The prediction has a mean pLDDT of 80. This is a predicted structure of a 78-nucleotide RNA (c-di-GMP-I riboswitch aptamer) from a Bacillota bacterium. Taxonomically the source falls in Bacillota (Bacteria, Bacillati).
RNA sequence: ACGCGUAAAUAGCAAAACUAGUGAAAGCUAGUGACGCAAAGCUAUAGGGCCUUCGAAAGAUGGUAGCCAGUUGCCGUU
Numbered sequence: 001a002c003g004c005g006u007a008a009a010u011a012g013c014a015a016a017a018c019u020a021g022u023g024a025a026a027g028c029u030a031g032u033g034a035c036g037c038a039a040a041g042c043u044a045u046a047g048g049g050c051c052u053u054c055g056a057a058a059g060a061u062g063g064u065a066g067c068c069a070g071u072u073g074c075c076g077u078u
Stems, first nucleotide, its partner, number of pairs: 003077003012037002017032006035066001041071003047068002049064003054059001
């Protein structure tokens, strides 16, 4: 370096739900809140999947990275 995440330390993120805003919807943003996360950091005109609207079908110019993936990285371990 690659790999791995049993225990610990330090630091971090924040599901559902509720409230407010926004959007055609899915969803997003903020607050409260913790289901969980060793990348639940970042990337949505590299790719697959999924969600939404419309549609007979094909198919997003809308979303989703907490589905896979790509990429960078902390601690510990070998």